[in-house]
Context: one part of a larger RNA
RNA sequence: AGUGCGCGGCGGAUGUCUUGGCGGCAGGAGCCGAUGAAGAACGUGGCUAAGCUACGAUAAGCCCCGGGGAGUCGCAAGCAGGCUGUGAUCCGAGGAUUUUCGAAUGAUUGCAUACUGAAUACAUAGGUAUGCAAGGGGAACCGGGGGAACUGAAACAUCUCAGUACUCCGAGGAAAAGAAAGUAAAUAACGAUUGCCUUAGUAGCGGCGAGCGAAACGGCAACAUGUCUAAACCAAUCAGCUUGCUGAUUGGGGUUGUGGGACCGCGACAUUGGAUUUGACUUGGUUAGCCGAACGGGUUGGAAAACCCGACCAUAGACGGUGAUAGUCCGGUAGGCGAAAACUUGGUUGAAACAUAGCGGUAUCCCAAGUACUGCGGGGCACGAGAAAUCCCGUGGGAAUCUGUGAGGACCACCUCAUAAGACUAAAUACUACCUGCCGACCGAUAGCGAAUAGUAGGGCGACUGAAAGAUGAAAAGAACCCCGUUUAGGGGAAUGCAAUAGUACCUGAAACCGCGUACUU
Numbered sequence: 001a002g003u004g005c006g007c008g009g010c011g012g013a014u015g016u017c018u019u020g021g022c023g024g025c026a027g028g029a030g031c032c033g034a035u036g037a038a039g040a041a042c043g044u045g046g047c048u049a050a051g052c053u054a055c056g057a058u059a060a061g062c063c064c065c066g067g068g069g070a071g072u073c074g075c076a077a078g079c080a081g082g083c084u085g086u087g088a089u090c091c092g093a094g095g096a097u098u099u100u101c102g103a104a105u106g107a108u109u110g111c112a113u114a115c116u117g118a119a120u121a122c123a124u125a126g127g128u129a130u131g132c133a134a135g136g137g138g139a140a141c142c143g144g145g146g147g148a149a150c151u152g153a154a155a156c157a158u159c160u161c162a163g164u165a166c167u168c169c170g171a172g173g174a175a176a177a178g179a180a181a182g183u184a185a186a187u188a189a190c191g192a193u194u195g196c197c198u199u200a201g202u203a204g205c206g207g208c209g210a211g212c213g214a215a216a217c218g219g220c221a222a223c224a225u226g227u228c229u230a231a232a233c234c235a236a237u238c239a240g241c242u243u244g245c246u247g248a249u250u251g252g253g254g255u256u257g258u259g260g261g262a263c264c265g266c267g268a269c270a271u272u273g274g275a276u277u278u279g280a281c282u283u284g285g286u287u288a289g290c291c292g293a294a295c296g297g298g299u300u301g302g303a304a305a306a307c308c309c310g311a312c313c314a315u316a317g318a319c320g321g322u323g324a325u326a327g328u329c330c331g332g333u334a335g336g337c338g339a340a341a342a343c344u345u346g347g348u349u350g351a352a353a354c355a356u357a358g359c360g361g362u363a364u365c366c367c368a369a370g371u372a373c374u375g376c377g378g379g380g381c382a383c384g385a386g387a388a389a390u391c392c393c394g395u396g397g398g399a400a401u402c403u404g405u406g407a408g409g410a411c412c413a414c415c416u417c418a419u420a421a422g423a424c425u426a427a428a429u430a431c432u433a434c435c436u437g438c439c440g441a442c443c444g445a446u447a448g449c450g451a452a453u454a455g456u457a458g459g460g461c462g463a464c465u466g467a468a469a470g471a472u473g474a475a476a477a478g479a480a481c482c483c484c485g486u487u488u489a490g491g492g493g494a495a496u497g498c499a500a501u502a503g504u505a506c507c508u509g510a511a512a513c514c515g516c517g518u519a520c521u522u
Base pairs, nucleotide, nucleotide: 001521002520003519004518005517006516007515008514009513015507016471017470020443021442022440023439024438025437026436027435028434029432030431031137032136039101040100041099042056043055044054046079047078051075052074062095063094065092066091067090071083072082073081108134109133110132111131112130113129114128115127116126141172142170143169144168145167146166152159156207182190183189194221195220196219197218204212205211226424227423228422229368233252234251235250236249237248238247239246240245241244257402259367260366261365262364263361264360265359266358272355273354276352277351278350279349280348281347282346284344285343286342287341289337290336291335295310296309297308298307299306311328312327313317319331320330321329373397374396375395376394377393378392379391383409404419405418406417407416408415458465459464478506481493482492483491484490
């Protein structure tokens, strides 16, 4: 030095565990903000320096109404001192307080009203005051404005990826869409929108390549074939002037396709309505809670829930805990009960405001204009310019008013359907930051979220990036006392404990690596 054996050190694999994750289901809830949000800073404790939690100079809290019933002063021990059956701590409803920053707030913006008021006569711009509103934040979902490339086409340019990613604006609990200038059919019909199933990988589109890819009918969900304006006409007020017209504002009127309305005549003032606001009563629900059956003995053991013996409950043998595996020990579970206060579903009822009618006639008036349509250029429709309708935009041209106009996939006729150029509209649909309950042939600490808590420590000027780190024991019983040692570290006894090779560097404790002892080999 090597090899074997034995014993250690180091190390932290493995096993077991779970406080944390992941995925899903059901229900709830779904906006917050100038009454100052989200988020942050700084504070607040008798001893509290730091962190988390809670709170805000009334500062781990104040008031009040309920629940609850013996301890309690958060995580978090200890010292000191309090509070508490005159009901504390704790849990829930309501209220008060709520520093500073932050939209951060006015020297902002918009609207309305009043006053004031330049160049410049009237006026206008501007100014001042008051009132109302806005501003910022939010996981995904939604509407809109912009809008890629890698990629695929086995290259690549049309095409595809894709109107995706990304970005900006805006809204809500949903959003959007929506009451036919529809769908259709070929002489039949349907009747707003939305979503699902189907139609169908069909019809089609397509360097007819790669690929892209409908719709109607039908079935279902949910329903409101729902509403309000513009115009004609009437009235009032104001303005203009050509003095009987025009214009403006307000009110009435009116709202549709078997065309409707105005207008003229007749008739009516009653009834009805919920998609408005609000009150009372009431049924459920949410936000604290309450009741809740039934077991003993023996054996082993540190400990019984194990095993043995004998019982019991069960609308409860879910689950978790308890010194090993418990229906009957504890919390619970099945089942049942409960609210002073706040919120909420549905119902009944009251009030207010609002809305609410028909029949006939005539053919005088009205029925949304730089609109429809159209040349050219684009976009969007499953549809790439195509025979290319329908929809939208730019640019030039530019109608008609019911004997009107548009559509039915070029276009024309017939026929059929519908009434554009104004607006609103619940539900069925999408999503899940948040709350509650439950589930898993999901993970089990190099796994599972990045995170067993952390967007922390750390890195970067910054945008941004971004870890590691779990386990003594049933219980701290966390080792009194003695000895060595520097009044150490560490160790040896003693003590605790079933166990200390469970001693806080703590369950198990593999390998690499490093030793000690011993045998053999060289």
This is a predicted structure of a 522-nucleotide part of an RNA (large-subunit ribosomal RNA, domain I) from a Planctomycetales bacterium. The coordinates come from a structure-prediction model, not an experiment, and the mean pLDDT is 84.